[in-house]
RNA sequence: ACCGCAGACCGCUCUAUCGCUGCCUGAGCAAUCGGGGAGAGGAAAGUCCGGGCAACACAGGGCACCAUGCUUCUUAACAGGAAGGCGGGUGAAAGCUUGCAGUAAGGUAACAGAAAAUGACCACCCGGUUUUGAUGCGUCUUAGCCGGGAACGGGUGAAAAGGUGAGGUAAAAGCUCACCGGUGGCGGUGGCAACAUCGUCAGCCGUACCUCUGAUGGGUUGCAAAGCCAAAUAUAUCACGAUUUUCCGGUACGCCGGAAUACAGAACGGCCCGUUUUGGUUCUUCGGAAGUCGUGAGGGGUAGGCUGCUCGAUCAGCUUUGUGAAAAGCUGGCUAGAUAAAUGAUAGAGGCUCUGAGCUUGUCGAAGAGUACAGAACCCGGCUUACAGGUUUGCGUUUUUU
Numbered sequence: 001a002c003c004g005c006a007g008a009c010c011g012c013u014c015u016a017u018c019g020c021u022g023c024c025u026g027a028g029c030a031a032u033c034g035g036g037g038a039g040a041g042g043a044a045a046g047u048c049c050g051g052g053c054a055a056c057a058c059a060g061g062g063c064a065c066c067a068u069g070c071u072u073c074u075u076a077a078c079a080g081g082a083a084g085g086c087g088g089g090u091g092a093a094a095g096c097u098u099g100c101a102g103u104a105a106g107g108u109a110a111c112a113g114a115a116a117a118u119g120a121c122c123a124c125c126c127g128g129u130u131u132u133g134a135u136g137c138g139u140c141u142u143a144g145c146c147g148g149g150a151a152c153g154g155g156u157g158a159a160a161a162g163g164u165g166a167g168g169u170a171a172a173a174g175c176u177c178a179c180c181g182g183u184g185g186c187g188g189u190g191g192c193a194a195c196a197u198c199g200u201c202a203g204c205c206g207u208a209c210c211u212c213u214g215a216u217g218g219g220u221u222g223c224a225a226a227g228c229c230a231a232a233u234a235u236a237u238c239a240c241g242a243u244u245u246u247c248c249g250g251u252a253c254g255c256c257g258g259a260a261u262a263c264a265g266a267a268c269g270g271c272c273c274g275u276u277u278u279g280g281u282u283c284u285u286c287g288g289a290a291g292u293c294g295u296g297a298g299g300g301g302u303a304g305g306c307u308g309c310u311c312g313a314u315c316a317g318c319u320u321u322g323u324g325a326a327a328a329g330c331u332g333g334c335u336a337g338a339u340a341a342a343u344g345a346u347a348g349a350g351g352c353u354c355u356g357a358g359c360u361u362g363u364c365g366a367a368g369a370g371u372a373c374a375g376a377a378c379c380c381g382g383c384u385u386a387c388a389g390g391u392u393u394g395c396g397u398u399u400u401u402u
Base pairs, nucleotide, nucleotide: 001398003396004395005394006393007392008391009390010389012350013349014348015347016346017345018344020039021038023036024035025034026033027032041373045384046383048382049381050380051379052378053222054221055220056219060273061272062271063270065218066217067216068215070084071083072082073081074080085100086099087098088097089096090095101213102212105211106210107209108208109207121154122153124149125148126147127146128145129144130143133140134139162180163179164178165177166176167175181205182204183202184201185200186199187198188197189196190195226307227306228305229304237297238296239295240294241293242292243291245260246259247258248257249256250255263279264278265277266276267275281290282289283288314333315332316331317330318329319328320327321326351371352370353369354368355367358364359362
């Protein structure tokens, strides 16, 4: 210096004129006019996580269901973040990417193959038997058959179940031994830990996935949550169910009040339980009727306004601790709150990037083009995705100079 890798920040500026929204303030009966300050992001996007907040009674317990998954730390919390550990893939490297609880109980691994965990296709060994040939009569050899042994060789396959060497065997195998590898136990050292490393012992020795087991956590719905005000109206009507029994206290003896039980129910969300809670009154021709409670059906009114709505797990600077994420302290600040949705338009000059006429060939340079992704809607912390261009920090390879 080029190329590559990882990270952080900025992402148009100024002037003039006109315009929009909200807040404070002065004048005004009001409409309105004047003054002052403020007005869209790093992702506001996606709606993927976690919360704040609100309601469901007080939101309890269990199951189902769902999520997470190595260690330590951080945080309000997180499937987030930081720093580490052990594997896989990839790259020359810096790096990038991916996985991580337990058991080995059950199941699966297409096709091929005898077989996917101990069932033999070809070949091997032993015994018997038939057959061709030879013979020194012990046997050997050719082509078969039957029984038994082994999993070494070959084949199939992604993978036939540790590797090398020696011994051993009828033929073989961790069958035995030596070394190596993996796994496990014990011990030393380092580390908070996951783990690393060293020593020793043990023939213990295939891989992946699913089911299963256990640990931790999770109530549901969500600002279209939820409250308040004004206005208007009919819960008219229909169906079904319940409306029971007992006890206590008071009494002016007419009755009043309370409790329990049975029945019909209700109570955030899938189920169950606990707990809480509504009804039980009047009349009667004794058949019931009305009322009340509940479950359904079916209808009616309203769609206006206000709150929620921005002071926050808030922003900036400095100091201290920490490898870091982050934490603590001090000082200073208040910066949209719209409701069909405001935060802009025009003109000029400049900045940055690209192309580049020309010439004096230079860090010169006319002219032209471009100036990213994109737009709050209750708020906050993350993740993911998009982005013209600029500034900057660290690391890696190659080359050159000193």